This is a predicted complex of two RNAs, RNase P RNA and transfer RNA, with 509 nucleotides together. Its mean pLDDT, the model's own confidence on a scale to 100, is 76. It holds a member of the Rfam family "Bacterial RNase P class A". It is annotated as a ribozyme.
[in-house]
């Protein structure tokens, strides 16, 4: 570094909870002398806290919401393949970090779909630059100087090449300054200096070939090609998500007052029809009651919209005053289960055979005391056993120093089940292999 | 068992990917006064804890630790 085990052993005296048997005693029912069911009292047997019971970060099982219906929002994964009831879990790769290495970590899809960011510092931070600085060739202007010609004043002018210096227009983005980054790296030509401006290898983009399911990985060819970093910034993609939760939920039995007050909401129009008024009738108006359906409002259904289903002037929803209970029993422990063995698989996991039942509390049980051994650690005392010294012919002596069998006495992690199960995160004592 | 908020000097309390983190109260010298308060100058004191992301974290993500607030029933 990586894995694996353990989380003390055997006793005793007492004390609890639950399963079975089984004694006595009250009770209640029944198909009545028999059987069940509960209560209280005792005896037997058996079994009772983790590997994290914890944090609640995550998946489900069960439950229950009249359909669990579209879709925006909004969460959550984010390389490939597998594995599981599911997972944000677990295995194997492929890639990138870390480390001498064994191993590890990795929020691992998109910057060309758009929108924001990159402080100081430096010329310039992405439609990017010229501070230091290099050329100054093509063109241009000054000094100076060597050679040639021409003129003449015989030592001055003028005009060509050539060299040196200082400019200027102009050219570069190689070099150097900052920075976490700076218009692909390195070497070679090349140019006035440079520059992929050309070439070779890297690297990139585009075509193939090979191996692998695939993420990739290699090999060839070809094209001078060009300018980041970030999305644990908004966001884009692709995949996956009803909702609420054992205080879900079901039964019983109990006492009261759905007891008062308030608000909010649609009834259109049609058709049919009872009564009732007008009217000779056809028909007109009102009150009800039916039916289609629009619109309203309430519930189911988190936020939001569509759809859909029951209800509807209230036992609906909201708000105030005021009441009654806070009881029992159930869910509750047989499980995606534990242990073995054998196949399958690189594992992770399955698959098939055989054994096994190992907590169920209900303010909440599994406790107290002790006694032997056993691991670990601390402090003292300390044998044998080696090594020096230093006496002695030598046997053997004496100190030192290493060691460390044994002995006494201390101390011993991290921490308690509550519907139940795969993960994950954290706390910690020891032992083993590699 | 379920849903939230929060942690910054000694006390309250702002701000926020680029800072020796603002501000009041508190202390502490000095000035000013016979002397004290008050006032006036200055100074002192802090990002709950660790990993990570980034060039940088108080801030943005995990995980830890600590305080704090809400949800039961019949009708």
């Nucleotide at each position: 570094u990586g894995g694996g085990c353990c989380a003390g052993a055997c006793g005793a005296u007492c004390g609890c909870c639950c399963g079975c048997u089984u004694u006595g005693g009250c009770c209640c029912g029944c198909u009545c002398a028999g059987c069940g069911g509960g209560c209280c009292a005792g005896a037997g047997c058996g079994a009772g806290a983790g590997g994290a019971a914890a944090g609640u970060c995550c998946g489900a099982a069960c439950u229950c919401c009249g359909c669990a219906g579209g879709g925006c929002a909004g969460u959550g994964c984010g390389c490939c393949g597998g594995g599981u009831a599911a997972c944000g879990c677990c295995c194997g790769g492929u890639c990138g970090g870390g480390g001498c290495a064994a191993c590890u970590c990795g929020a691992a899809g998109g910057a060309c779909a758009g929108u924001g960011g990159c402080a100081c510092a430096g010329a310039a931070a992405a439609c990017a630059u010229a501070c230091c600085g290099c050329u100054g060739a093509c063109g241009u202007g000054g000094g100076g100087u060597g050679u040639c010609c021409g003129g003449c004043u015989u030592g001055c002018c003028g005009g060509g090449c050539g060299c040196c210096u200082c400019g200027c227009a102009a050219g570069c983005a190689a070099g150097g300054u900052u920075g976490a980054a700076a218009a692909g790296g390195u070497g070679c030509g090349g140019u006035a200096a440079g520059a992929g401006c050309g070439c070779a290898c890297c690297g990139c983009g585009c075509c193939g070939g090979u191996g692998g399911c695939a993420a990739c990985a290699u090999c060839g060819g070809u094209g001078g090609c060009a300018g980041g970093c970030a999305a644990a910034a908004c966001c884009c993609c692709g995949c996956a998500c009803g909702g609420a939760g054992c205080a879900a939920g079901g039964c019983c039995a109990a006492a009261u007052a759905g007891g008062g007050a308030a608000g909010u909401c649609a009834c259109a129009c049609c058709c049919g029809u009872c009564c009732c008024g007008c009217g000779c009738a056809a028909g007109c108006g009102g009150u009800g009651c039916g039916g289609u359906c629009a619109c309203u409002c309430g519930a189911a259904c988190g936020g939001c919209c569509c759809g859909u289903u029951c209800g509807a002037a209230g036992c609906a929803c909201u708000u105030c005053c005021g009441g009654g209970u806070a009881g029992g029993c159930u869910g509750c422990u047989u499980g995606a289960u534990c242990c073995c063995g054998c196949c399958a698989g690189u594992a992770a996991u399955g698959g098939c055979g055989g054994g096994g039942c190992u907590a169920g509390a209900g303010g909440a049980a599994u406790g107290a005391u002790u006694g032997u051994c056993g691991c670990c650690u601390c402090g003292c005392c300390g044998a044998a056993g080696c090594u020096c010294c230093g006496c002695g012919u030598a046997a053997g002596c004496g100190g030192a120093g290493c060691g460390g069998a044994g002995g006494c006495g201390g101390g011993a992690a991290c921490a308690g089940a509550a519907u139940u199960c795969g993960g994950c995160u954290u706390a910690c004592g020891g032992c083993c292999c590699a | 068992g379920c849903g939230g908020g929060a942690u910054u000097g000694g006390c309250c309390g702002a701000a926020u990917g680029g800072c020796u983190u603002a501000g009041g109260c508190g202390c502490u010298g000095g000035a000013c006064u016979g002397u004290g308060a008050a006032u006036c100058c200055a100074g002192c004191c802090a990002c709950g804890a660790g990993a990570g992301u980034u060039c940088g974290a108080u801030u943005c993500u995990c995980u830890c630790a600590u305080c704090u607030c809400g949800c039961c029933c019949c009708a």